[in-house]
RNAcentral holds the sequence, with entries from ENA.
This is a predicted structure of a 76-nucleotide RNA (transfer RNA) from Candidatus Allocopromorpha excrementipullorum.
The coordinates come from a structure-prediction model, not an experiment, and the mean pLDDT is 81.
It matches the Rfam family "tRNA". The family's RNA type in Rfam is transfer RNA.
RNA sequence: GGGGCAUUGGCGCAGUUGGGAGCGCGCAUGACUGGCAGUCAUGAGGUCAGGGGUUCGAUCCCCCUAUGCUCCACCA
Numbered sequence: 001g002g003g004g005c006a007u008u009g010g011c012g013c014a015g016u017u018g019g020g021a022g023c024g025c026g027c028a029u030g031a032c033u034g035g036c037a038g039u040c041a042u043g044a045g046g047u048c049a050g051g052g053g054u055u056c057g058a059u060c061c062c063c064c065u066a067u068g069c070u071c072c073a074c075c076a
Base pairs, nucleotide, nucleotide: 001072002071003070004069005068006067007066010025011024012023013022019056027043028042029041030040031039032038049065050064051063052062053061
């Protein structure tokens, strides 16, 4: 330098005809319990890596950028 993959709540991840942003863990509150733990219920928490474009509409399609992983090439 070139190719590929990944980036979505605090963490791990799902998200296919382009239209509902979700799951588990964690966190908060409440109930059960004498208390802890545990179980159950409810809830908070997201600029979907950043910017631009296409579209009535983008996590999803296109372009650029950033970071990480990986393969190849080059120098030594």